[in-house]
Context: one part of a larger RNA
Molecule: small-subunit ribosomal RNA, central domain
Organism: uncultured bacterium
RNA sequence: UUGGGUUUAAAGGGUGCGUAGGCGGGCUUCCAAGUCAGCGGUAAAAUCGCGGCGCUCAACGCCGCCCCGCCGUUGAAACUGGGAGCCUUGAGUGAACGAGAAGUGAGCGGAAUGCGUGGUGUAGCGGUGAAAUGCUUAGAUAUCACGCAGAACUCCGAUUGCGAAGGCAGCUCACCGGCGUUCAACUGACGCUGAAGCACGAAAAGCGUGGGGAUCAAACAGGAUUAGAUACCCUGGUAGUCCACGCCGUAAACGAUGAAUGCUAGCCGUGCGCUCCGAUUGAGGGGUGCGUGGCCGAGCGAAAGCGUUAAGCAUUCCACCUGGGGAGUACGCCGGCAACGGUGAAACUC
Numbered sequence: 001u002u003g004g005g006u007u008u009a010a011a012g013g014g015u016g017c018g019u020a021g022g023c024g025g026g027c028u029u030c031c032a033a034g035u036c037a038g039c040g041g042u043a044a045a046a047u048c049g050c051g052g053c054g055c056u057c058a059a060c061g062c063c064g065c066c067c068c069g070c071c072g073u074u075g076a077a078a079c080u081g082g083g084a085g086c087c088u089u090g091a092g093u094g095a096a097c098g099a100g101a102a103g104u105g106a107g108c109g110g111a112a113u114g115c116g117u118g119g120u121g122u123a124g125c126g127g128u129g130a131a132a133u134g135c136u137u138a139g140a141u142a143u144c145a146c147g148c149a150g151a152a153c154u155c156c157g158a159u160u161g162c163g164a165a166g167g168c169a170g171c172u173c174a175c176c177g178g179c180g181u182u183c184a185a186c187u188g189a190c191g192c193u194g195a196a197g198c199a200c201g202a203a204a205a206g207c208g209u210g211g212g213g214a215u216c217a218a219a220c221a222g223g224a225u226u227a228g229a230u231a232c233c234c235u236g237g238u239a240g241u242c243c244a245c246g247c248c249g250u251a252a253a254c255g256a257u258g259a260a261u262g263c264u265a266g267c268c269g270u271g272c273g274c275u276c277c278g279a280u281u282g283a284g285g286g287g288u289g290c291g292u293g294g295c296c297g298a299g300c301g302a303a304a305g306c307g308u309u310a311a312g313c314a315u316u317c318c319a320c321c322u323g324g325g326g327a328g329u330a331c332g333c334c335g336g337c338a339a340c341g342g343u344g345a346a347a348c349u350c
Stems, first nucleotide, its partner, number of pairs: 004321003007304002012318001014200004021193003025087007033080002035076008049065006090190001091187003094183005103175006109153001113149008124135002161168002206247006216240001220236004258317006266295012299306002323350003332343004
């Protein structure tokens, strides 16, 4: 490289937008680049292949033929491609409804926690397997009142919803993105994928500047445990945890399952619509679209299992894999304030 693969064996990029490129719906017509056919030219000889012949065979040698390719020419027009015209089912627009913790900014709320002040009150509190460190007669713990601060939003809550992913949850307002259903008015293939590139990545941690600091809590200190205990348990406690702005760009960033389209038995739930039946306040039932779950069939699979939300049957495009260790290391390059990230070997060894 070919082939074969990528849920769990090596292998799906963290996610999106999108450039080039690759691929692309139905009908008519023209062209003839690809494609196919005829003819011609060229394709040195030897070699190879096929048919035959000669050395007793073979090797070897001789004769004939063929090959693909390229060029020219004449045609064909199904398919691909190109031009023109048309279509509406793909895609988009519009109109009317709808659901939602999608995002951004601002305001507000109660509980809890800690602290402060004052009241009541007295000897303990706290903590554990048991303790001790710790706190407390300068009055703690407990309890009541008032105040302050920061952070997170109990119940509802779900097997729920929304978002491309990361992720998103008290309430209200403003701005704003996406999605679904119905109608079928408009455009008329405008599509799919996507190397680069750009953006997001508010998971956490970490970094810079400034703020904030209640809780929790790396490091650290002490108390225990233990043979030891640089731990697990306890008492404290600083970065951090929070906010603004800017970096970082990673993760078991997971469904360990790339995106898109079509097709292929069903059953049971559930969320959001539409519609029909049912009716007086609309329970329930049928149909249908989108989502989200459970079970199972054919089929697939090494099996576990997957199974219309495919890991089934197909097509298109991208990414990635090719024994273990060495190693996601070294070197170089690129990025970063740094930490480090991206790309990414070899010797050697089994």